Predicted 3D model of an 84-nucleotide RNA (transfer RNA) from Pseudomonas panipatensis. Its Rfam family is "tRNA". Gene Ontology term of the family: triplet codon-amino acid adaptor activity.
RNA sequence: GCUCGGAUGGUGAAAUUGGUAGACACAGCGCACUUAAAAUGCGCCGGCCUAACGGUCUUGCGGGUUCGAGUCCCGCUCCGAGCA
Numbered sequence: 001g002c003u004c005g006g007a008u009g010g011u012g013a014a015a016u017u018g019g020u021a022g023a024c025a026c027a028g029c030g031c032a033c034u035u036a037a038a039a040u041g042c043g044c045c046g047g048c049c050u051a052a053c054g055g056u057c058u059u060g061c062g063g064g065u066u067c068g069a070g071u072c073c074c075g076c077u078c079c080g081a082g083c084a
Base pairs, nucleotide, nucleotide: 001083002082003081004080005079006078007077010026011025012024019067028044029043030042031041032040046057047056048055049054060076061075062074063073064072
């Protein structure tokens, strides 16, 4: 240099041939149980703004297509594999 694969909450990972992003698990927080803890059970759990209601942004980065993009197209960054 060329080819192929990958990048999604704090972590590991799902997401149907474009139609509610984050299922499920772990971690974390709260409560119950306990003398106290562990274990177990229940609930919550992306960022920012807001007193709250609510608003807004978010799939590595930047564009494009589309009513609608994690998904399709183009460029780039990083990681892995192969070829030269």